The prediction has a mean pLDDT of 84. The RNA shown here (small-subunit ribosomal RNA) has 1457 nucleotides and comes from an uncultured Campylobacterales bacterium.

RNA sequence: AGAGUUUGAUCGUGGCUCAGAGUGAACGCUGGCGGCGUGCUUAACACAUGCAAGUCGAACGAUGAAGUCCUUCGGGAUGGAUUAGUGGCGCACGGGUGAGUAUACUAUAGGUAAUGUGCCUCUUAGUCUGGGAUAGCCACUGGAAACGGUGAUUAAUACUAGAUACUCCUUCUCAUUAUAAGAUGGGUCGGGAAAGUUUUUUCGCUAAGAGAUCGGCCUAUAUCCUAUCAGUUAGUUGGUGAGGUAAUGGCUCACCAAGGCAAUGACGGGUAGCGGGUCUGAGAGGAUGAUCCGCCACACUGGUACUGAGACACGGACCAGACUCCUACGGGAGGCAGCAGUGAGGAAUAUUGCACAAUGGGGGAAACCCUGAUGCAGCAACGCCGCGUGGAGGAUGACGCAUUUCGGUGUGUAAACUCCUUUUAUAUGUCAAGAAAAUGACGGUAGCAUAUGAAUAAGCACCGGCUAACUCCGUGCCAGCAGCCGCGGUAAUACGGAGGGUGCAAGCGUUACUCGGAAUCACUGGGCGUAAAGGACGCGUAGGCUGUUUAGCAAGUCAGAUGUGAAAUCCAAUGGCUCAACCAUUGAACUGCAUUUGAAACUGCUAGACUAGAGUAUGGGAGGGGGAGAUGGAAUUAGUGGUGUAGGGGUAAAAUCCGUAGAUAUCACUAGGAAUAUCUAAAGCGAAGGCGAUCUCCUGGAACAUUACUGACGCUAAGGCGUGAAAGCGUGGGGAGCAAACAGGAUUAGAUACCCUGGUAGUCCACGCCUUAAACGAUGUAUGCUUGGUGUUGGGUCGCAAGACUCAGUGCCGGAGGAAACCUAUUAAGCAUACCACCUGGGGAGUACGAUCGCAAGGUUGAAACUCAAAGGAAUUGACGGGGGCCCGCACAAGCGGUGGAUCAUGUGGUUUAAUUCGAUGCAACGCGAAGAACCUUACCCGGGCUCGAAGUGCAGGUAGUAAAGAGAUGAAAGUCAAAUGAACCGUUAAGCCGGUUGCCUGCAGAGGUGCUGCAUGGCUGUCGUCAGCUCGUGCCGUGAGGUGUUGGGUUAAGUCCCGCAACGAGCGCAACCCCUAUCUUUAGUUGCCACCGAGUAAUGUCGGGCACUCUAAAGAGACUGCCUACGCAAGUAGAGAGGAAGGUGGGGAUGACGUCAAGUCAUCAUGGCCCUUACGUCCGGGGCUACACACGUGAUACAAUGGCCGGUACAAAGGGCAAGAUCGCGAGAUCAAGGAAAUCCCCAAAACCGGUCUCAGUUCGGAUUGGAGUCUGCAACUCGACUCCAUGAAGCUGGAAUCGCUAGUAAUCGUGGAUCAGCACGCCACGGUGAAUACGUUCCCGGGCCUUGUACACACCGCCCGUCAAGCCAUGGAAGCCGGGGGCGCCCGAAGCCGCUGAACAAGCGUCGAAGGCGAAAUCGGUGACUGGGGCUAAGUCGUAACAAGGUAGCCGUAG
Repeated sequence: AGAGUUUGAUCGUGGCUCAGAGUGAACGCUGGCGGCGUGCUUAACACAUGCAAGUCGAACGAUGAAGUCCUUCGGGAUGGAUUAGUGGCGCACGGGUGAGUAUACUAUAGGUAAUGUGCCUCUUAGUCUGGGAUAGCCACUGGAAACGGUGAUUAAUACUAGAUACUCCUUCUCAUUAUAAGAUGGGUCGGGAAAGUUUUUUCGCUAAGAGAUCGGCCUAUAUCCUAUCAGUUAGUUGGUGAGGUAAUGGCUCACCAAGGCAAUGACGGGUAGCGGGUCUGAGAGGAUGAUCCGCCACACUGGUACUGAGACACGGACCAGACUCCUACGGGAGGCAGCAGUGAGGAAUAUUGCACAAUGGGGGAAACCCUGAUGCAGCAACGCCGCGUGGAGGAUGACGCAUUUCGGUGUGUAAACUCCUUUUAUAUGUCAAGAAAAUGACGGUAGCAUAUGAAUAAGCACCGGCUAACUCCGUGCCAGCAGCCGCGGUAAUACGGAGGGUGCAAGCGUUACUCGGAAUCACUGGGCGUAAAGGACGCGUAGGCUGUUUAGCAAGUCAGAUGUGAAAUCCAAUGGCUCAACCAUUGAACUGCAUUUGAAACUGCUAGACUAGAGUAUGGGAGGGGGAGAUGGAAUUAGUGGUGUAGGGGUAAAAUCCGUAGAUAUCACUAGGAAUAUCUAAAGCGAAGGCGAUCUCCUGGAACAUUACUGACGCUAAGGCGUGAAAGCGUGGGGAGCAAACAGGAUUAGAUACCCUGGUAGUCCACGCCUUAAACGAUGUAUGCUUGGUGUUGGGUCGCAAGACUCAGUGCCGGAGGAAACCUAUUAAGCAUACCACCUGGGGAGUACGAUCGCAAGGUUGAAACUCAAAGGAAUUGACGGGGGCCCGCACAAGCGGUGGAUCAUGUGGUUUAAUUCGAUGCAACGCGAAGAACCUUACCCGGGCUCGAAGUGCAGGUAGUAAAGAGAUGAAAGUCAAAUGAACCGUUAAGCCGGUUGCCUGCAGAGGUGCUGCAUGGCUGUCGUCAGCUCGUGCCGUGAGGUGUUGGGUUAAGUCCCGCAACGAGCGCAACCCCUAUCUUUAGUUGCCACCGAGUAAUGUCGGGCACUCUAAAGAGACUGCCUACGCAAGUAGAGAGGAAGGUGGGGAUGACGUCAAGUCAUCAUGGCCCUUACGUCCGGGGCUACACACGUGAUACAAUGGCCGGUACAAAGGGCAAGAUCGCGAGAUCAAGGAAAUCCCCAAAACCGGUCUCAGUUCGGAUUGGAGUCUGCAACUCGACUCCAUGAAGCUGGAAUCGCUAGUAAUCGUGGAUCAGCACGCCACGGUGAAUACGUUCCCGGGCCUUGUACACACCGCCCGUCAAGCCAUGGAAGCCGGGGGCGCCCGAAGCCGCUGAACAAGCGUCGAAGGCGAAAUCGGUGACUGGGGCUAAGUCGUAACAAGGUAGCCGUAG
């Protein structure tokens, strides 16, 4: 000191969350020791038991033990222990708790001339003379008890009378001071004291004064939240008098007056003891008020007084109440918020301990007694601090565990092992300080010494990012995790376990709370055009702020001094416990308050002066400024009349509607209401809302100019007052047009809408309300300052015009500056000042409740629970738009031919099936994988077999009738059983002696899998698309994402090229280079060719010969807008131009940028992971993939005469390896067979053309289907092949909506060949023959490219998203009521008690007040409540589609329906 999280990315706004520190804590896991601290935060809930306040015999009477003495032994004397009682002092301290308490208390500083003070200290004076009782004790006696009653008797430092008392109190009065008040001094009336004890000394007592201490009272300042608490108060505020008190005072009472307090927040409500301090923070602040210290309040709840120096009294009294206990039922007793302890509550907080040794307190002369204050100990890791759990060496880097690419790696010098030490522990011994003469609870103390022996001692959390730390296994959106973001749907570093690691450590984590980070309430230190936020606008009150200058004062301000700011704490230094925590001493500090002395710049106050702010007077102008009245024309509509006839009106198209009863149209007249065209705009006026025909009257404001005057008179403005569009409301008018509601017609799936025809409120006027708008410049008002340019309105100056200047307004552009950016910019959103309003995440919600205003509608003010991690701004790149511009494409159009109808073929879906194997599914699946399923293929089904296996590799062991060869049996085959014969090779040896290989068996490693995952992958492929795009380096611009380049102007098939330009270059694409084809040349002529020459044939390059031509196949040439004309800057374009075989990429092919579709393929292949292993492997037989109500795609053949059939006749290319020819067969084909391993032989055309026939018909069209007979291939044509012949002769007569291909050697049409292949082709791939039509053009459909625009989309429009309804859950408002709390008011009753009256006195009685209680009416807060209202949340519900693009009717705001 920051970090994570909104986005595809960015900047900024903004919330949420984390890292830190802390705690009287609690919980989870774990736990060795010591020191010092701390320990009911909840029920001020209830309490058993014990203890916590007594003491004094030197105040008093009484009792009179031990001991001692005497004794007549009866006893006496002395002695004084002991103490119930009287009396004194204490019990008002100490200890506890924080319920109440919000100006009370408390804190700080003062006052008391308005006051008290026991014990203590000092001073002065005194302590004289009497008296009568009473407790105790004794007797009797009541009661269960508590507790008494009566009688007799007795003492005092108890009580009391008298004397004395200047000074004391008191009445009156005089004087002084300073008149009052007060003070001081003098006189005077009246009044008031005392106690004794002791041998002595002492100790006491009384009065007065002084001190000290401790109080009482008063004042100022400070002291929480709430205005959804705005008025409050009746002893209330003051006075006079009296009472009362120690004392002031409405403290109380009588009378009089009507005051007092309050937006600087009274009154009310809620909460709360306050401070020193504590925690946090850089600080300012914020939070807090345990332990320790000071103050206050309280003592079961409420009230009351008594005693006393002091109390309205924690362990006193009385009364009332609640509760508990005892009881003999008649009555009594009690108060742990003292220390322990118990129950209860709670997440949670200790021993019914020891001691008065120390410190302190009470009593006492003292000894001493008492002291749960205190000192100690016990329990608790509750906190802080310290120590330990061993140290050194030790690598075959052991075992184990984990992992692995199988080589290893990690744990890890860690362990084992060797040497060493003893803090701690255990045992024993010894023993301080705390004590001053005695006295030690602690104390088995701390410490010290000895012995034993590594011995007794490590856990917890975390490891996706933030945040230090990674792998394996399990799980499979399950189980679970999670502080935020988020993990988990089969390869999870995020769940659970393990190994390893990281952090801290006798602790570690979690939870809760506080501060911090948060500048996220901003004093230090924020904002308000669009993110939340400027009031709709003005006037103005309080308040805040306020020009120049002089003098004075000294409130603020500044400086010095003094007092105070308790101690403790914090800080610094030093010291004491071995260190530290802890403790002590000293210092500093306590930032404050008060008093006092000074300063006089600034603020303030007083007095005076000024004119620059402000205002007044004067002048001539501008203006839709406001109010009232009068007047005008155009238009709409209606009415009347005329002309006139069939329509009009309306729409995208229609219809409702009007019209033959005469509309619309047109003319004239009349009526009425509303609005004021042109002028009219970046224009004017107004505070805003707003204001528009003309004229008149009344009236407000501003600007300019001139001089004169006033002399700060100013700015802002909470409350307040006024104005305030439209809609709406009330009353009364008015009503032409328009027009919510409403009605009808359309549209539509629906259409409560958009469109149309009507139409009422309303719109208009007058008066009165309402008071809101996206009331916007989304920009408060005022003042000053800060570069410019260019318009425009009003005034003025330069004599006028032009032009310039100037003041005031109103626009645009733009600089500095500002800003998150957009933008703003002298009309600031710049730089400053003053004042006001407002904001603090989104939703809930501008809602609820309350208050207030309103006739109502509603307005103003304005929350919470709950819920989310975002919501929102600006800009960027894309994508998209039923946005725009430009451009292209058989995209449309123009044409030609098809598909969709029929039959068949083929593929798919569906269905069926034992199986109909699998995959491909919009374009871009569907004659696709499959260039060919009868078996095989084959993956599917049924059945039968095999299990190291059908094939391959390695290792180990075993095996001899083994290898080889296998008759035969069985079987559907695979397979199983199995006779006879019977070894081989290599090395080696004397020798099948030995070893190895081949074989077989067993076992292992493993083999195998068309099993799963194409969403784990490689490779390959499709598609956009042969579309013209996609990027990079450097530079520049921008905070940044990004931009620029690549945009622009032209041009092109093209990001093709040119020009321009903060860009300059480059890469992948385009083009070219490659192949085929069109022309020519050269070379070369066999198997090709044959012009010339020759030979031969029935005929044929058949032969000699030749290579000219064709052709073959190699090398070249050629085409480049090169030339011309026109246009153009250029690139280039145009031309039936020239030339040329070819002309503007000549035609065709190959070639497919960055990327998109989690596109396709695990079944071509390869491959990670998972799964099967006598089976999901493998072999075999048979079946299936060929099923069939149906639907779709792709094709073939047709429907005929541009045709069918018959006959005749002609011309290819490319390819293959085949078969000529002869004979037979109608034919498929068969038999024989020359040639040909190929430019040599073979397979080879059809349409066309010529002739004939058919004559429009289901036909001489069409050929499906079916019957019969065959051929060929093949182990085998039943399921399930192709072909031939004979016979049969179906549908179909040109095809609905819709839809496909094609721009030239193309479409259409005709045939030929090939791959696959035993056989099987209407498919596919090639080949040539014949050979068209049309393109005006780019409005529209589809796809694409570029630029631009909008966007709430980014999974990117197949997007996003709204509301009702339905379901579940949650919190909340209303509600007939019901229940409860606190408080006020009135009335009734009225305890104790003080006071008053009566009473000679005592008793008693009466009265005022008075707690508790009762009754009543109202207000208020909370709980609950059938039902009800909306709200929020919840993967896949319903209905629509409102918003985001022109969102398909632009959207939004206010209002009404």

Its Rfam family is "Bacterial small subunit ribosomal RNA".